Predicted 3D model of a 74-nucleotide RNA (transfer RNA) from Candidatus Yonathbacteria bacterium RIFCSPLOWO2_01_FULL_43_27. The prediction has a mean pLDDT of 81. Its Rfam family is "tRNA". The family's RNA type in Rfam is transfer RNA. The source organism's lineage runs through Bacteria, Bacteria candidate phyla and Candidatus Yonathiibacteriota.
RNA sequence: CCACCCAUAGCUCAGUUGGUUAGAGCACGGAGCUUAUAUCUCCGCGGUCGCAGGUUCGAGUCCUGCUGGGUGGA
Numbered sequence: 001c002c003a004c005c006c007a008u009a010g011c012u013c014a015g016u017u018g019g020u021u022a023g024a025g026c027a028c029g030g031a032g033c034u035u036a037u038a039u040c041u042c043c044g045c046g047g048u049c050g051c052a053g054g055u056u057c058g059a060g061u062c063c064u065g066c067u068g069g070g071u072g073g074a
Base pairs, nucleotide, nucleotide: 001073002072003071004070005069006068007067010026011025012024013023019057028044029043030042031041032040050066051065052064053063054062
């Protein structure tokens, strides 16, 4: 320098061909249970979907640029 892949909650990830509410597990908080702790059960909290534009009636999803990480090549 070139090509490809990845970026969604504090962490690990899902999200179907663009469609009606953005989700799961863990973590965290509360309640129940217990002599108490843990386990377990229930409830809750938590996101400008990396950033900026574009297309579209509608974008996490498609297009462009940028940033960061990874792999390969020269």